Notes
Large-subunit ribosomal RNA, domain IV from uncultured Candidatus Actinomarina sp., 352 nucleotides, folded computationally. Rfam family: Bacterial large subunit ribosomal RNA. Rfam links the family to the GO terms structural constituent of ribosome and ribosome. Model confidence (mean pLDDT): 87 of 100. NCBI's taxonomy places the organism under Bacteria, Bacillati, Actinomycetes, Candidatus Actinomarinaceae, Candidatus Actinomarina.

[in-house]
Context: one part of a larger RNA
RNA sequence: CUCUGGUUAAGGAACUCGGCAAAAUAGUUCCGUAACUUCGGGAGAAGGAACGCCCAAGUAAAGUAAAUAAUUAACUUUAUGAGCUUGAACGGGCCGCAGUGAUCAGACUCAAGCGACUGUUUAUCAAAAACACAGGAGGGUGCAAAGUUAUAAUACAACGUAUACCCUCUGACACCUGCCCGGUGCUGGAAGGUUAAGUGGAGAGGUUAGCUUCGGCGAAGCUUUGAAAUUAAGCCCCAGUAAACGGCGGCCGUAACUAUAACGGUCCUAAGGUAGCGAAAUUCCUUGUCGGGUAAGUUCCGACCUGCACGAAUGGUGUAACGAUUUGAGUACUGUCUCAACCAGAGACUCG
Numbered sequence: 001c002u003c004u005g006g007u008u009a010a011g012g013a014a015c016u017c018g019g020c021a022a023a024a025u026a027g028u029u030c031c032g033u034a035a036c037u038u039c040g041g042g043a044g045a046a047g048g049a050a051c052g053c054c055c056a057a058g059u060a061a062a063g064u065a066a067a068u069a070a071u072u073a074a075c076u077u078u079a080u081g082a083g084c085u086u087g088a089a090c091g092g093g094c095c096g097c098a099g100u101g102a103u104c105a106g107a108c109u110c111a112a113g114c115g116a117c118u119g120u121u122u123a124u125c126a127a128a129a130a131c132a133c134a135g136g137a138g139g140g141u142g143c144a145a146a147g148u149u150a151u152a153a154u155a156c157a158a159c160g161u162a163u164a165c166c167c168u169c170u171g172a173c174a175c176c177u178g179c180c181c182g183g184u185g186c187u188g189g190a191a192g193g194u195u196a197a198g199u200g201g202a203g204a205g206g207u208u209a210g211c212u213u214c215g216g217c218g219a220a221g222c223u224u225u226g227a228a229a230u231u232a233a234g235c236c237c238c239a240g241u242a243a244a245c246g247g248c249g250g251c252c253g254u255a256a257c258u259a260u261a262a263c264g265g266u267c268c269u270a271a272g273g274u275a276g277c278g279a280a281a282u283u284c285c286u287u288g289u290c291g292g293g294u295a296a297g298u299u300c301c302g303a304c305c306u307g308c309a310c311g312a313a314u315g316g317u318g319u320a321a322c323g324a325u326u327u328g329a330g331u332a333c334u335g336u337c338u339c340a341a342c343c344a345g346a347g348a349c350u351c352g
Base pairs, nucleotide, nucleotide: 001347002346003345004344005343006342007341008340010338011337014336019333027051028050029049030048031047036041038172052094053093054092055091061086062085063084064083067080068079069078070077095099107331108330109329110328111327112326113325114323115322119131120130135170136169137168138167139166140165141164147156148155173318174317175316176315178248179247180246183245184244185241186240187239188238189237192236193235194234198230199229203225204224205223206222207221210217211216249267250266251265252264253263276310277307288304289303290302291301292300
């Protein structure tokens, strides 16, 4: 010097990203216990008091109940009640600094964010606000079900049958969930347009028996092609659908101080963001401004609204209870610190 323990004057978080670590709290009985609340909780809230030993006393009391007596239809009921088990208090006395005398054994409070909750997860750096969840909603499926598996048989779904099963989103509960179907998707429609192979075979080319005015013409067959016509889904088209994917404006003017604009004009759009919330896990400018807390607060809490770039099941806003969750404040407590010291053990180191 390192590690593991222990003690410490005065102060008591001044340490630090942050009370990390340590200290403190701790048992039983009694008293007492707030806001809020889904009336269950919160709650061991918080905050107090008592605790040893001896006598009282194995007493009071409680449990069980033999036996005896009386009584009855009845071992039915009543009275007394041995034994066994459990077992106080008031009061009195005694000792110590100290009595749950050692050991083992909650720190607590206030406020906010997120997630309702118990649960699950990155075996080996993440336990969470992530996943799940009960509840909510949409879509599909009539049974040889849809869906999944496989080339197929088959199998699961299910020895189930729409109060069932499958898929997707949301995520207890409370109050709610606005407008847009133009785009993309999905569902339905079938008049028209477009559209494949196939069917079809008009026509054209090659070849040559033959004919010839020697320039050519050219049957059948074989062969190379091939127009019209006919023809499905799809697409175009027409509707519906947002708890489908998604989207939810700009400029100018206006009130008798000023400021602001309930109001008006205009352009564009499928429609122009409603309720609620808002410098937020979202706010760049920004340590916004005001208030609270501190002597002093880029964090925190309450407001304001100028929302760079919240917003309604990619859910919005609240919310008791819950959380090895995140943030801020306080009480208690302490070697975290001012500021370090000493003790014990194990190493390192030196000698052997």